[in-house]
Molecule: Bacterial RNase P class A
Organism: Pseudolysinimonas yzui
């Protein structure tokens, strides 16, 4: 310098101006004296994802004797956390020259099911060519033998060949993304772990190293038993439900409901006879749910720095820091200055001028995680490759 890998961060600044929203004041009206409504003025006013609601907690209610079914999340191994499917460290398998990066990492030697084309045959595999013994027909060659008129004719062991059949055979040779370990030899009729040498994989015994996953050796058995569990299953571990519109508290009106009174006079309906009963009426209690006010509500498993402990994740200790908060829901527009990128011009080159950009998105009980989405910039840590010393 080029080109790659990971990790962290930032997410304009400052000012004016016009709007929003909470809450404090203040001024004015109204008013059932609780407060409400206009107006002014001051502080304060979203993210790294606040997003999706995919996991996991907190906290609230309800349910719950114990333990089982069903369901359903996880699955190397150690550790970390309040947990988690998230971190972190190691393992083992693949990629990559590397730095790194990928695996939804149990179990396919308990069962079952599933797998296009191609192919004779695809799951206790298969005979399509090939390769072989047998058997039957041809054609040819032909010993031994028999006969002879010495020209030959019989005869038919065998050999090889060819075409059918009965088998054998997985060594070859097509077909696949895979044909039931590889190579070489024995050894058959011809083959074959059928045996034998090595070499790759697996059972089982064993020693060492490590908490462990695991590695590294030893000695045994010819055991060679193909994928697929984000298929059913097995195996091990976890999980009761529903969500803040959880849920408390205050509490009107109105419907209902209970007592009381109805006395001296007069006074409303209905009923039977001067009096009584019902209802209305008047006071008081009670009141399910709604409407509304309030709490829950934001200072927490909270962040910075620095000591310690640890490889880390993380965990402790001192310090310092923290001013949304709703009620279907404010947080936004311009202008200017200045930085920042992105073109073009003008310059050796610094730099100057114009001319454009600035994303994603946006709380609503709260925290941890993970996926996603994103103009741009900017710091560290590693690799590779070229050059110079």
């Nucleotide at each position: 310098c080029g080109g790659g890998c990971c990790g962290g961060c930032c997410a304009g600044a400052c000012g004016g101006u016009c709007g929003c929203g909470u809450c404090a004041u203040c001024c004015u009206g109204c008013u059932u004296c609780g407060g409400c409504a206009g107006g002014g003025u001051g502080c304060c006013g979203a993210g790294g994802a606040a997003c999706g609601u995919c996991c996991g907690g907190g906290c609230a209610c309800c349910a719950c004797a114990g333990g089982g079914c069903a369901g359903g999340g996880c699955g190397g191994u150690g550790g970390g956390u309040a947990a988690c499917a998230c971190c972190c460290a190691c393992c083992c398998g693949g990629a990559g020259u590397g730095a790194u990066c990928c695996g939804c990492g149990a179990g396919a030697a308990a069962g079952u099911g599933c797998a296009a084309c191609a192919g004779a045959g695809a799951g206790c595999a298969g005979a399509c060519c090939g390769c072989c013994u047998g058997c039957u027909u041809g054609a040819c060659c032909g010993a031994a033998c028999c006969u002879u008129u010495c020209g030959a004719g019989g005869g038919g062991c065998g050999u090889g060949c060819a075409a059918g059949u009965c088998g054998g055979u997985a060594a070859g040779g097509g077909u696949g993304a895979a044909a039931c370990g590889g190579u070489g030899g024995u050894g058959u009729a011809a083959g074959a772990g059928a045996c034998c040498a090595c070499c790759a994989g697996g059972g089982g015994c064993c020693c060492g190293a490590g908490u462990g996953a695991u590695c590294g050796g030893g000695c045994u058995c010819g055991c060679u038993g193909g994928g697929u569990a984000a298929a059913c299953c097995u195996c091990g571990u976890c999980c009761g439900g529903u969500g803040c519109a959880a849920g408390g508290u205050c509490a009107g009106a109105c419907a209902g409901g209970g007592a009381a009174c109805g006395c001296u006079u007069g006074a409303c309906g209905g009923g039977g006879c001067c009096c009584c009963c019902c209802g209305a009426g008047u006071u008081c209690c009670c009141g399910g749910g709604u409407a509304g006010a309030c709490c829950g509500c934001u200072a927490g498993a909270g962040g910075g720095c620095u000591g310690c402990g640890g490889c880390a994740a993380c965990g402790u200790a001192g310090u310092c820091c923290c001013g949304a908060g709703a009620g279907a829901g404010a947080u936004g527009g311009c202008c200017g200055u200045c930085a920042c990128c992105c073109u073009g011009c003008u310059g050796c080159a610094a730099a100057g001028c114009a001319g454009g950009g600035g994303a994603c998105a946006g709380a609503a009980c709260c925290c941890g995680g993970c996926g996603u989405a994103u103009c741009g910039g900017c710091c560290g840590a590693c690799c590779c490759g070229u050059u110079u010393g």